[in-house]
């Protein structure tokens, strides 16, 4: 320059190239009312008792099947999701190329006005297709 991501920006301090602190932005969580929802199996008898299954969050990162495994998982198919391409931006198709991980919470959270509380990381690189509409600058 550029890309994937919410992860930028701008002002003040510091023991100063990092760190606080605030504010803007942008993102995520809890959190009313109505509205939904209230698993599974035994007993007594119609309301309890015991037993036995936990659940939830950020992210596109989830379905089904088949074959190995026979716990975890691996590998193939297909459907469904992301992402990419260089005058800026967004929207759609068709092709082409990649992805479909990983982490938190800690027995607990539906939805949710007020209102609370929390993050601004971390990784990556020559990838340069073609049509279509809207806006925006010059």
């Nucleotide at each position: 320059c550029g890309c994937c991501g919410a992860a930028u920006c701008c002002a003040c301090g510091c023991c100063a190239c990092g760190c606080g602190u605030g504010g803007a932005g942008c993102g995520g969580g809890g959190g009313a009312a109505c509205c939904a929802g209230a698993g599974u199996g035994g007993c007594c008898u119609a309301g309890g008792c015991c037993a036995u299954c936990g659940g939830g969050g950020c992210g596109a990162a989830c379905c089904u099947c088949c074959u190995c495994a026979a716990u975890c998982g691996a590998g193939g198919a297909g459907g469904c999701g992301c992402g990419c391409a260089a005058g800026c931006u967004c929207u759609u198709u068709c092709a082409g190329c990649g992805c479909g991980a990983g982490c938190c919470c800690g027995u607990c959270a539906g939805c949710u006005a007020a209102c609370c509380c929390c993050g601004c990381a971390g990784g990556c690189g020559u990838u340069c297709g073609a049509a279509a509409g809207a806006g925006a600058a010059u």
Description
RNAcentral holds the sequence, with entries from MGnify. This is a predicted structure of a 138-nucleotide RNA (c-di-AMP riboswitch aptamer (ydaO/yuaA leader)) from a soil metagenome. The prediction has a mean pLDDT of 77.